[in-house]
RNA sequence: AUUUCGAAGGGUUUGAUCCUGGCUCAGAAUGAACGUUGGCGGCGUGGAUUAGGCAUGCAAGUCGUACGCACAGCAAUGUGAGUGGCGCAAGGGUGAGUAAUGCGAAGGUAACCAACCCUGGAGUUGGGCAUAGCCGCGGGAAACUGCGGGUAAUUCCCAGCGAUGUUACGAGGUGGCAUCAUCUUGUAACCAAAGGUGUGAUUCCGCUCUAGGACGGGCCUUCGUGGUAUUAGCUAGUUGGUAGGGUAACGGCCUACCAAGGCUACGAUGCCUACCGGGUGUGAGAGCACGACCCGGCACACUGGAACUGAGACACUGUCCAGACACCUACGGGUGGCUGCAGUCGAGAAUCUUCGGCAAUGGGCGAAAGCCUGACCGAGCGACGCCGCGUGAGGGAUGAAGGCCUUCGGGUUGUAAACCUCUUUCGUAGUGGAGGAAGGGGCCGUGAAGAGCGGUCUUUGACCUAUAUUAGGAAGAAGCUUGGGCUAAGUUCGUGCCAGCAGCCGCGGUAAGACGAACCAAGCGAACGUUAUUCGGAAUUACUGGGCUUAAAGCGCGUGUAGGCGGAUGGCCACGUCGGUUGUUGAAAUCCCCCGGCUUAACCGGGGAACAGGCACCGAUACGAGUCGUCUAGAGGUGGGUAGGGGAGACUGGAACUUCCGGUGGAGCGGUGAAAUGCGUUGAGAUCGGAAGGAACGCCUGCGGCGAAAGCGAGUCUCUGGCCCCAUACUGACGCUGAGACGCGAAAGCCAGGGGAGCAAACGGGAUUAGAUACCCCGGUAGUCCUGGCUGUAAACAUUGGGCACUGAAUAGUAGAACCGCCGAUGGUUUUACUGUUGCAGGGAAACCGUGAAGUGCCCCGCCUGGGGAGUAUGGUCGCAAGGCUGAAACUCAAAGGAAUUGACGGGGGCUCACACAAGCAGUGGAGUAUGUGGCUUAAUUCGAGGCUACGCGAAGAACCUCACCUAGGCUUGACAUGUAAGGAUUAGUCGGCGGAAACGUCGAUGACGCCGCAAGGUGGAACUUACACAGGUGCUGCAUGGCUGUCGUCAGCUCGUGCCGUGAGGUGUUGGGUUAAGUCCCGUAACGAGCGAAACCCCUGUGUCCAGUUGCCAGCGUAAAGUCGGGGACUCUGGACAGACCGCCGGUGUUAAACCGGAGGAAGGCGGGGACGACGUCAAGUCAUCAUGGCCCUUAUGCCUAGGGCUGCACACGUACUACAAUGGGCCGGACAAAGCGACGCAAGACCGCGAGGUGGAGCAAAUCGCAAAAACCGUCCCCCAGUUCAGAUUGCACUCUGCAAUUCGAGUGCAUGAAGUUGGAAUUGCUAGUAAUCGCGGAUCAGCACUGCCGCGGUGAAUGUGUUCCUGAGCCUUGUACACACCGCCCGUCAAGCCACCAAAGGGGGGGGCAUCCGAAGUCGUCGGAGUCGCAAGACAGACGCCGAAGAUGAAACUCCUGAUGGGGACUAAGUCGUAACAAGGUAACCGUAGGGGAACCUGCGGUUGGAUCACCUCCUUU
Repeated sequence: AUUUCGAAGGGUUUGAUCCUGGCUCAGAAUGAACGUUGGCGGCGUGGAUUAGGCAUGCAAGUCGUACGCACAGCAAUGUGAGUGGCGCAAGGGUGAGUAAUGCGAAGGUAACCAACCCUGGAGUUGGGCAUAGCCGCGGGAAACUGCGGGUAAUUCCCAGCGAUGUUACGAGGUGGCAUCAUCUUGUAACCAAAGGUGUGAUUCCGCUCUAGGACGGGCCUUCGUGGUAUUAGCUAGUUGGUAGGGUAACGGCCUACCAAGGCUACGAUGCCUACCGGGUGUGAGAGCACGACCCGGCACACUGGAACUGAGACACUGUCCAGACACCUACGGGUGGCUGCAGUCGAGAAUCUUCGGCAAUGGGCGAAAGCCUGACCGAGCGACGCCGCGUGAGGGAUGAAGGCCUUCGGGUUGUAAACCUCUUUCGUAGUGGAGGAAGGGGCCGUGAAGAGCGGUCUUUGACCUAUAUUAGGAAGAAGCUUGGGCUAAGUUCGUGCCAGCAGCCGCGGUAAGACGAACCAAGCGAACGUUAUUCGGAAUUACUGGGCUUAAAGCGCGUGUAGGCGGAUGGCCACGUCGGUUGUUGAAAUCCCCCGGCUUAACCGGGGAACAGGCACCGAUACGAGUCGUCUAGAGGUGGGUAGGGGAGACUGGAACUUCCGGUGGAGCGGUGAAAUGCGUUGAGAUCGGAAGGAACGCCUGCGGCGAAAGCGAGUCUCUGGCCCCAUACUGACGCUGAGACGCGAAAGCCAGGGGAGCAAACGGGAUUAGAUACCCCGGUAGUCCUGGCUGUAAACAUUGGGCACUGAAUAGUAGAACCGCCGAUGGUUUUACUGUUGCAGGGAAACCGUGAAGUGCCCCGCCUGGGGAGUAUGGUCGCAAGGCUGAAACUCAAAGGAAUUGACGGGGGCUCACACAAGCAGUGGAGUAUGUGGCUUAAUUCGAGGCUACGCGAAGAACCUCACCUAGGCUUGACAUGUAAGGAUUAGUCGGCGGAAACGUCGAUGACGCCGCAAGGUGGAACUUACACAGGUGCUGCAUGGCUGUCGUCAGCUCGUGCCGUGAGGUGUUGGGUUAAGUCCCGUAACGAGCGAAACCCCUGUGUCCAGUUGCCAGCGUAAAGUCGGGGACUCUGGACAGACCGCCGGUGUUAAACCGGAGGAAGGCGGGGACGACGUCAAGUCAUCAUGGCCCUUAUGCCUAGGGCUGCACACGUACUACAAUGGGCCGGACAAAGCGACGCAAGACCGCGAGGUGGAGCAAAUCGCAAAAACCGUCCCCCAGUUCAGAUUGCACUCUGCAAUUCGAGUGCAUGAAGUUGGAAUUGCUAGUAAUCGCGGAUCAGCACUGCCGCGGUGAAUGUGUUCCUGAGCCUUGUACACACCGCCCGUCAAGCCACCAAAGGGGGGGGCAUCCGAAGUCGUCGGAGUCGCAAGACAGACGCCGAAGAUGAAACUCCUGAUGGGGACUAAGUCGUAACAAGGUAACCGUAGGGGAACCUGCGGUUGGAUCACCUCCUUU
């Protein structure tokens, strides 16, 4: 060793969660293979596929001390072939066959054998005949072989002696297990032998008999040892007996006869697969998988069969026969068997040298020396595996160069290198060198010895070297994989759903840590990855150690066979069970421990421990079994009683319905969302009377009753099953469950015969619809009903098998019983059975279950193991059929699924809002024009915006410019910025010539500045030229971004902290009752608080007060008039500061609240009106063309300049506006009243000119002062008189005005003339709730001018309607369903079409293994014959003949199995095909199950069933008070 060993999870279904469940990964391993790479050594290991074929060599011989002969030699002796002996049955190889004739464990043999070896005993006498070799003669190509002669033995044969041996018959004892075994003893019969060596043998080596042992076997028994039931029956030598034969031995092992047995659901028989064990891999273990190397056993030896010899074989390198294959041949005939060691071909992903040696170990023979030994020992090849070592060590920063990255600062590679110092393992070359050697032989000694022992000399190594040492120099020695997560390790570039990666999830569509490369890093390291396979993780087959209400899973229900399990008590037994044994077995090796040997380790040695367990013996008797008794608590029985749609048959009844007959009556009826088909004047419907028929049984009726379930409902009678209650003096465990089996089994369906009122698949018609093979309607046949038979299935459900026991309660009902209460009504308490509900503990993934368990236990049965394929195919079986039961695989996916959560959604519900509808007013849609958009066109018609939330939008001003577009012409450091270098005075500016449309090009003149210096000149800044960095881009990406914006929406929401609840996502708070415009506030409350929003704070406006009083104002005073002036601050106004409104007060309602309603007061009343202000978020919403910005792209152009054109183009379509269609109007004239703005590049008065636009001119005004400026609708007088008009003004012509460099494309305006459409607008649709709509004018921004009818503001006049929420739209909260989560613009089903894959069927075609039958019948054993042949004196033996059996072969009929198969069938899969819309929400006809019919398809319809249906109402029940 044995107080030791020892258990990990992750990724992936979802928006998120928990669970179920599969897939997948991390580990270890391998006789491996492949890819890249490769220094050394040790120890191992290496044909797993074709048990396919094999050239060549070797792998079993030896003995002369058994024998004769030949040859060599003088001889001793040696060599050779043969006879004889022993061996060749071992060793070595392989795993084809074999599921038991095997193997393993334990036993038996009283049913056996046994050569060589050991021990004991006894013996070894005498004779004889052959034969090989040899000699002679032959045959044959060869292999080989024939005849004749003669010879030896340890060859063969005979005789003799002979018992302790064998057999037969006896006698006696002992033992056992039935036959028997064993001992003693008597008689009879039978059986032996070989010699050699040596001078010499009882003595050495042999030989014979016998007894025992050892080693090794044969046979037998029990138990164990794969899959499949889609194999359920198998068996004639089969099972047994008797007799005989055979064997070493038992036995149907064989034969004859007799009997009819034997095996099997505990799986026979068949089929498929497979050598088995020790062990090996893995695992915490239990297990699971495997059976290379090593050890034990078995089987096989080209395939099949057979025997011979022998101790042993039915024999790997023996024999015979048959077959296939190959070789030789003279064609007559022969030969061969590597699954021995090497080696070769083939097939394969794949597996080595035709090596050395018998030195060691072992084997055979021999007396021995020795010979033989591809056993073995060694070497070789292969990183195939395990183990060890090395490829250097120390120092070395300016952190070199180079590489890579970079925010350009740097970082990293990296002490890494260089460089300095040192070392030399391993390898290389050389020198020495232990050990593996023990033995053998000679001689000597001792000894009785030739045994043994000792001494001495000599001799034996194939293969190696361990190790030591010398030389020399860092010298000769590093790669592989990976870097998205799992999983340790990241950056850049390239690529752009391509190329590619991938174990799973998944990466790649222009910023890829996932592809490829580079650098860097991580891991391992002479290896590293990949693939394949096994175990593990996987509690994912659950014995250890799982489940079945809803995830996969309870048979539809019962009766019951086998089996399993089973009440109390006593005795016996000792089978299970338990204990013990110094009993035995479990081989060795392996594993484990200790010690030891190789420098270490791997490896090896020794010792120990261990080895599930089996067997034997001894003991215990609680429990289980068995057996013998007893008992009554289980079960059953007996008596009494109650309830009941329990079952079967017969008879009877009323209501309703339909039809028929008759009466009344007279136009419709019926049906629907609305209709139509249909019925009706030949009289319907309605109504009354009558008749007939069939089916179903209203009210009672109830989560009430009964039944095993299916199911059962009018009444009466007959027959009949079961439950329950009470009592009990009977039986005495008789019980529970229940594989198979048998029975029952809704609806639909089938067969036969009836019946047929209503209803109603199919079918016909009418509607609806895009269609409508449907939903709705009118008809209507099977069927529904009865009888007899079949079918055997349902969501046959409580999706919950049966039985027993235990474990808190509450409450209702049904059927009983007992007690209490004086009696009765009404009650109360207790108890049994059943039917429900709520709930404690507990359980559960949760929902939920909860004494009727899904709790806690026991017993028995059934069933499950990812989704799809599929309840399909095939086989079997049942059925008349439909079809049922049983029931796969290929292939494919990474999920499929359960419960619950948050959302979103619903042709779900409730509550509540909003100009959402309704009620109104005015419009749009029609016309003309304007403007934007689409489309078209174009050289260009630049770009963007696209439902609401694009379209009078960006654009708050496109003739040029703008400008981004087009055409043409030009420029290239550039139109613009910064820097560097060089140049030189060329420069800026000004003037001019030429070309040109201009830009631009080109030529010329003139000509500066600062500083130093007298000057000449030098120098500098800016500029210029040249060159280089760079500029520039309205080029792309709004799906890389910032910023800004739209929208939901000024909707009332969105969250957090702590606590609490839930395994968790999450919930609570935020829900509820009220209330509000509001998550506003109040109350309640496992919540308490808080934040962002709402509100408030801010601005404008409405009232007042105070202050102030110019440019504003003017009541009173002055002035002829004008706020003009004096004056005034009262008023208006201006603009500062304050006040005011808060449900504060009153009443009512309400919960004493919040609040609401009404009232008072008040300028204003319940947020007074308006604005600014927009939560968390949504739409990859919009914008790279405002701006900014990453990346990409262009660089004599996608940049810049210029001219001209275009953005204005016009068959059309849409949006938004304006003006109208007129009389509430139009026109002329007269008259009145605003606010808010703007003005110096400006507004411009009065005046003059012009019909007018406008012009001339210029007072005033940087504006409460001056100007624009006239407000208009309105009011008043007059005209028009309902018409295409005195409406409307488009279009066009002429003539003008203004702006501007320039109005042609392409401006606005004026005058005159012209005078289009249009008479109120289809479907549809918009805005608005009060100073709002409508209507009227005024101003401004942009701007030279203008499209402006737009936009942004301002004021004037000034309504109607609604006080409601049914509907449309949108929104909020609560709730419900969900298969949605990209969230209903969701999801999703089936046909059809296309591609591809595997499968099934199929006329047939081809192959395989096994069996059966018949024929033929080799070799051979056995049997019979064996007179005639051979041998022998003979007995007899042999040859030979015949027969049984008998391999291969041939033939035949079937079954099984594999491959293939025209065509047919469905299935799986595949970014964007077709048709519909079946399902998920009430999915728009609730869905689903079974069945039947129908239909392009999903599906529809009938019948019965289920809730796994929403919604509303009611009933029942529950909780609380």
Annotation
This is a predicted structure of a 1521-nucleotide RNA (small-subunit ribosomal RNA) from an Acidobacteriota bacterium. NCBI's taxonomy places the organism under Bacteria, Pseudomonadati, Acidobacteriota. It matches the Rfam family "Bacterial small subunit ribosomal RNA".